[in-house]
Context: one part of a larger RNA
RNA sequence: GUCUGCGAGUUAUUGUCAGUGGCCAGCCUAAGCUUCUUUGAGGCGGAGGCGAAGCGAAAGCGAGUGCGAAUAGCGCGUCUAGUCGCUGGCAAUAGACCCGAAGCGGAGGUGAUCUACUCUUGAGCAGGUUGAAGCUGCAGUAACAUGCAGUGAAGGACCGAACUCGUGAAUGUUGAAAAAUUCUGAGAUGACUUGAGAGUAGGAGCGAAAGACUAAUCAAACCCCGUGAUAGCUGGUUCUCUCCGAAAUCGCUUGGGGGCGAGUGUUGAGAAAGUACUCUGAGAGGUAGAGCACUGAAUGGCUUAGGGGCCCCACCAGGCUGCCAAAACCAAUCAAACUCCGAAUACUCAGAUCCCAUUAUCUCAGCAAUCAGACUGUGGGGGAUAAGCUUCAUGGUCGAGAGGGCAACAGCCCAGACCGCCAGCUAAGGUGCCUAAAUGUGAUUAAGUGGAAAGGAUGUGACGUUGCUUAGACAGUGAGGAUGUUGGCUUAGAGGCAGCCAUCAUUUAAACAGUGCGUAAUAGCUGACUCGUCGAGCGAUGUCGCGCCGAAAAUGAUUGGCGAUUAAAUUACAUACCGAAGCUGCGGAUUUGUGAGGUCUUUGGACCGCAUAAGUGGUAGGAGAGCGUAAUCGAUGCUGCGAAGCUGGACGGAAACGGAAAGUGGAGCGUCGAUUAGUGAGAAUGCAGAC
Numbered sequence: 001g002u003c004u005g006c007g008a009g010u011u012a013u014u015g016u017c018a019g020u021g022g023c024c025a026g027c028c029u030a031a032g033c034u035u036c037u038u039u040g041a042g043g044c045g046g047a048g049g050c051g052a053a054g055c056g057a058a059a060g061c062g063a064g065u066g067c068g069a070a071u072a073g074c075g076c077g078u079c080u081a082g083u084c085g086c087u088g089g090c091a092a093u094a095g096a097c098c099c100g101a102a103g104c105g106g107a108g109g110u111g112a113u114c115u116a117c118u119c120u121u122g123a124g125c126a127g128g129u130u131g132a133a134g135c136u137g138c139a140g141u142a143a144c145a146u147g148c149a150g151u152g153a154a155g156g157a158c159c160g161a162a163c164u165c166g167u168g169a170a171u172g173u174u175g176a177a178a179a180a181u182u183c184u185g186a187g188a189u190g191a192c193u194u195g196a197g198a199g200u201a202g203g204a205g206c207g208a209a210a211g212a213c214u215a216a217u218c219a220a221a222c223c224c225c226g227u228g229a230u231a232g233c234u235g236g237u238u239c240u241c242u243c244c245g246a247a248a249u250c251g252c253u254u255g256g257g258g259g260c261g262a263g264u265g266u267u268g269a270g271a272a273a274g275u276a277c278u279c280u281g282a283g284a285g286g287u288a289g290a291g292c293a294c295u296g297a298a299u300g301g302c303u304u305a306g307g308g309g310c311c312c313c314a315c316c317a318g319g320c321u322g323c324c325a326a327a328a329c330c331a332a333u334c335a336a337a338c339u340c341c342g343a344a345u346a347c348u349c350a351g352a353u354c355c356c357a358u359u360a361u362c363u364c365a366g367c368a369a370u371c372a373g374a375c376u377g378u379g380g381g382g383g384a385u386a387a388g389c390u391u392c393a394u395g396g397u398c399g400a401g402a403g404g405g406c407a408a409c410a411g412c413c414c415a416g417a418c419c420g421c422c423a424g425c426u427a428a429g430g431u432g433c434c435u436a437a438a439u440g441u442g443a444u445u446a447a448g449u450g451g452a453a454a455g456g457a458u459g460u461g462a463c464g465u466u467g468c469u470u471a472g473a474c475a476g477u478g479a480g481g482a483u484g485u486u487g488g489c490u491u492a493g494a495g496g497c498a499g500c501c502a503u504c505a506u507u508u509a510a511a512c513a514g515u516g517c518g519u520a521a522u523a524g525c526u527g528a529c530u531c532g533u534c535g536a537g538c539g540a541u542g543u544c545g546c547g548c549c550g551a552a553a554a555u556g557a558u559u560g561g562c563g564a565u566u567a568a569a570u571u572a573c574a575u576a577c578c579g580a581a582g583c584u585g586c587g588g589a590u591u592u593g594u595g596a597g598g599u600c601u602u603u604g605g606a607c608c609g610c611a612u613a614a615g616u617g618g619u620a621g622g623a624g625a626g627c628g629u630a631a632u633c634g635a636u637g638c639u640g641c642g643a644a645g646c647u648g649g650a651c652g653g654a655a656a657c658g659g660a661a662a663g664u665g666g667a668g669c670g671u672c673g674a675u676u677a678g679u680g681a682g683a684a685u686g687c688a689g690a691c
């Protein structure tokens, strides 16, 4: 892992509500006793309980009573229905749907054969090295001291086996081993190592102290008990179908992943309006926008207080100002906490039409779930007018929604799946091929743009405005482009062309006291300007459409792919077609309402088909109807001419399911009605077994 079996809302009491029965202003017995055909049923038993009267703290009064001075007013009552069973929902108390802690407590117990320390009694330490004290001899001293040589054999001394340990590494890591092996290493006469026996124990021991060790367990051992501790937490919770169908919000909370009340769901009972939508009319309002009349912000100008600066001035005064600037005025602006103004929507009220009536809605009662929401459009706040960000409001979708489209893709677009059909029409989106379905007309794009921005540019198309132009434009080309003069100044020089000033006149078709290059300065080239040649359009500018550049990322590229250029791109128009579980058609099922029938009735209703209308996606959840398993009772059947079980599965049913033949098996089993429950398995890192 698979298979098989087991595996989770139970039971008791009390309460409450619904259903269903008995009796009824009453209802019921409990313990106990007793009878019988004795797991049971009947009888006795009224002790007691609930109800029939309430109000008040109480005295108390009483259909009233309390407060009160009150005859007022208000609160709670009165204007009748209860009670006892059974069944079901839910709650409370109990382990209370099941499994799951870490833990807490016990004057309960077991452990020191591991290990820590201690006690008693034993044992062990190859070999080699060093050579303390002391002693002896000699030297030496006044005597000591001291020196040299020898002897000697000390040491938590040295090297190194056994022994003890465990430094580093490799291997091992479902190991040979729940801590080892190999190599390497430390101590190795000592605070050494070790055998045997003994002692100390759980808030206790022992500890050269690491919270170490106390039997593979230690920041409080192990076993048992309290104990089914508690778990606002996680996981799991077993057959089918039908009807309806949420929430992820508000308030409070030692509250935030929990609860309680409200909101939203469902079921039952009751009440029930010309109700909702739409239209008409009437309202309140200060948003969007706009504006500057207020409050503020903010720019320029004019005028001008007050300052600054300069000049003048003995003082008083005075003058100038290209500086700062209040107030007023003019012009142009800005505002969530500005408003002289001011919508659209939305909201409130009234009226009208239509449709609906077992309704919307409301009241009472039972039962819930929900309190982490997500994205998207719109209006805001926070943030950086960032975020698949965060927080509100208002719609939608998902959540709880399948189907079609977007290549794929909860939240986008279309559209809401009762079942069946080898029928039809459409939506979004599409119609070269993959891939169902397309053609026509006009235009644009040349970039594979389509399939990335600011910014930049003689890309190209359309529409304007404006200038020049057969009295010849624009571009090209031929010629000229002069004279006073080298203008004056400056300068070493300055001759159109370093710089400053002026910028005239003449000859002309035209020609600058010179546009640029150039020279030391000249020179030289060129431009403006003019004529000739040529012969028809040429410039400037604006708006719009589609393109171009801008364009760099890590394995090989991508409109989904292939591919496609008067398109298979873009744009406009037209007409077709495809396309979904949408709509239609045909058949069937079912829910609810309505209608007319039939059967049975305890006159409450129940059941049976038929017609018709509207429905039938669904998580949490509410409500309803069923299938199957085991046992008991009653009825009725089958069975050695073969029960159950097993294999098999024709056939039947909307499902849970039922089930013939045939085989196997060898003794019990079904059907109908009723009752009871250890009643349904795929999940719980479920439990046991098998493989």
Stems, first nucleotide, its partner, number of pairs: 001691006011094013026050003032044005054061002064076004097236002100233001104226003108223003116200009125190001127159003130155001134151006163187003168183004202218001204214002239626006249262005263370002265367007278352006289341001290339002295335003299331003304325001306324002308321004373398010403414003418588004423584003429578003432562003438575007455549002459546010476533005482506003487501003512527001516525002589616007597608004627680001629677010645664003651658002

Predicted 3D model of a 691-nucleotide part of an RNA (large-subunit ribosomal RNA, domain II) from a metagenome.
Rfam family: Bacterial large subunit ribosomal RNA. Gene Ontology terms of the family: ribosome and structural constituent of ribosome.
Its mean pLDDT, the model's own confidence on a scale to 100, is 84.